RNA sequence: CGCGGAGUGGAGCAGUAUGGCAGCUCGUCGGGCUCAUAACCCGGAGGUCAGAGGUUCAAAUCCUCUCUCCGCAA
Repeated sequence: CGCGGAGUGGAGCAGUAUGGCAGCUCGUCGGGCUCAUAACCCGGAGGUCAGAGGUUCAAAUCCUCUCUCCGCAA
């Protein structure tokens, strides 16, 4: 230098095909239950979807460029 994959709350991931309310599990906080803890139940907070630009009424999703990580080939 070439090819492919990945980047989404604290952690692990879905959502992208066919643009239309940003979700799941765990964690965390508050409450309930219990003599108490765990488990269980209810509720809440936490995301500028890696960055910038473009297309569009509307972009995590489409297009361009850049950054980081992983793999393949050399």